[in-house]
RNA sequence: UACAUACAAGGGCAAACCCGCCGAAAGACGGGGGCGCAAAGCCAGGGCCUAAAGCACUGCUAUGGCCGACCGGCUGCUAUG
Numbered sequence: 001u002a003c004a005u006a007c008a009a010g011g012g013c014a015a016a017c018c019c020g021c022c023g024a025a026a027g028a029c030g031g032g033g034g035c036g037c038a039a040a041g042c043c044a045g046g047g048c049c050u051a052a053a054g055c056a057c058u059g060c061u062a063u064g065g066c067c068g069a070c071c072g073g074c075u076g077c078u079a080u081g
Stems, first nucleotide, its partner, number of pairs: 003081004012037002017032004022027001035068001041074003045071002047066003054060002
């Protein structure tokens, strides 16, 4: 340095839920909280969610959103082999 593995150590992140706030919503942010995660670090390429506005008439559509549903790409700490 590369690959494989994840017992330990130092640690890291933070689900549901509650409160506040933004938003049409999806959802984001902050605080509490802790289900879990060896990439639960980053990227919106696939994919997924929402439908204000628009179009259509009972639906369609992203310019909105999701990296902790999954696939994919990039990068990283420690230990052992």
The RNA shown here (c-di-GMP-I riboswitch aptamer) has 81 nucleotides and comes from Acidaminobacter hydrogenoformans DSM 2784. The organism belongs to Acidaminobacter hydrogenoformans, within Bacteria.